[in-house]
Context: one part of a larger RNA
RNA sequence: CUGGGCGUAAAGAGCACGCAGGCGGCCAUGUAAGUCCUGUGUGAAAUCCUCUGGCUUAACCAGAGAAGGUCACGGGAAACUACAUGGCUAGAGUACGAGAGGGGAGAGCGGAAUUCCCAGUGUAGAGGUGAAAUUCGUAGAUAUUGGGAGGAACACCAGCGGCGAAAGCGGCUCUCUGGCUCGUUACUAACGCUCAGGUGCGAGAGCGUGGGGAGCAAACAGGAUUAGAUACCCUGGUAGUCCACGCUGUAAACGAUGUGCACUAGAUGUUGGAGGAAUUGACCCCUUCAGUGUCGCAGCUCACGCAUUAAGUGCACCGCCUGGGGAGUACGGCCGCAAGGCUAAAACUC
Numbered sequence: 001c002u003g004g005g006c007g008u009a010a011a012g013a014g015c016a017c018g019c020a021g022g023c024g025g026c027c028a029u030g031u032a033a034g035u036c037c038u039g040u041g042u043g044a045a046a047u048c049c050u051c052u053g054g055c056u057u058a059a060c061c062a063g064a065g066a067a068g069g070u071c072a073c074g075g076g077a078a079a080c081u082a083c084a085u086g087g088c089u090a091g092a093g094u095a096c097g098a099g100a101g102g103g104g105a106g107a108g109c110g111g112a113a114u115u116c117c118c119a120g121u122g123u124a125g126a127g128g129u130g131a132a133a134u135u136c137g138u139a140g141a142u143a144u145u146g147g148g149a150g151g152a153a154c155a156c157c158a159g160c161g162g163c164g165a166a167a168g169c170g171g172c173u174c175u176c177u178g179g180c181u182c183g184u185u186a187c188u189a190a191c192g193c194u195c196a197g198g199u200g201c202g203a204g205a206g207c208g209u210g211g212g213g214a215g216c217a218a219a220c221a222g223g224a225u226u227a228g229a230u231a232c233c234c235u236g237g238u239a240g241u242c243c244a245c246g247c248u249g250u251a252a253a254c255g256a257u258g259u260g261c262a263c264u265a266g267a268u269g270u271u272g273g274a275g276g277a278a279u280u281g282a283c284c285c286c287u288u289c290a291g292u293g294u295c296g297c298a299g300c301u302c303a304c305g306c307a308u309u310a311a312g313u314g315c316a317c318c319g320c321c322u323g324g325g326g327a328g329u330a331c332g333g334c335c336g337c338a339a340g341g342c343u344a345a346a347a348c349u350c
Stems, first nucleotide, its partner, number of pairs: 003322004007304002012318001014201004021194003025088007033081002035077007042069001049065006091191001092188004096183004103177007110154001115149007125136002162169002206247006215241002220236004258317006266295011299306002323350003332343004
């Protein structure tokens, strides 16, 4: 490079937005760049191929022909692609009317619990474990009652339930704000899909500055256990966990499954809407749209399994893989305060 692949064997970028690029709905007219047909020119010789001939044969040689092109120029065709013009509404979007939601940001408020402080009651233990000890307690602990302080997290509701692109989001109220769904007509008229670079978001841990610090708890100390015990268990305990601002940019960032569109039996549960039928009404039932589960046919798959939320059948575009180790390492470059991240080999070896 050509292929074959990417749920679990190597392989889907953590997620999104998006320039260039690639691809792109229906109808009509035109152009003729791509495309197709045809003509002319050219495509040296040798080589290759075919035929014939020459060395006794072959190799070899000679002759004739054929072949060989993103080629040039001319003529023509107009289905497809492209381009131009005009039109359309099925894609996409806007308006209008409803609806659900832990979507995001800020501010305020609430109760339960833990800890600490003060005071009362009260007395010898408490705590902890497999058993203990370290530890706390007669300077009055544990327990219990009242009051106060402070920080963090929000039991029940809670649900294979909701929202979000992913990360993620859960007490209550207010303010600001993003997206989504359904319904009806009206409007714009292909405005679309994907996306190398790029940009933004991105759990936890970590870093910087300043706050905060109840509980928990790396490190650390002690007590146990043990042959040892730099652990598991226990008593303590600092960073950290929390807030603001800035950085880092990684995860089994997982559905280990890229995004979009179309098509391909069903059954059943559930969430949000719309319509119908029914009813006093809520239910129940039927249809339908959007989500989210389970089971299952065809088909696919080595198998497991997937199966209208596809891993089925196709199209468009991107990313990635190419035996194991060496190695996601070295070197270089870029980024970072650092930790480190991104990009990414080879020798050698099996």